[in-house]
This is a predicted structure of a 72-nucleotide RNA (transfer RNA) from Apilactobacillus xinyiensis. The same sequence occurs in records of 3 taxa. Its mean pLDDT, the model's own confidence on a scale to 100, is 82. It matches the Rfam family "tRNA". Rfam classes the family as a transfer RNA. The RNAcentral record of the sequence draws on ENA and Rfam.
RNA sequence: GCACUUGUAGUGUAACGGAUAGCACAUAAGAUUCCGGUUCUUAUAAUGAGAGUUCGAUUCUCUCCAAGUGCA
Repeated sequence: GCACUUGUAGUGUAACGGAUAGCACAUAAGAUUCCGGUUCUUAUAAUGAGAGUUCGAUUCUCUCCAAGUGCA
């Protein structure tokens, strides 16, 4: 330099172009307990950035950013 893959809560991971973007762990509050742990309930928190296509985009297209793989 060229080609390809990946990017979603703090972490890991789902989601035929149509669900209030789901689940687990974690965190916070409450219940329980003499205290703590365990257990139960509730809550907070996410689509890498920008544009395009579409009635509708996490999903498709383009550019950029980041990480990785292969070739030279």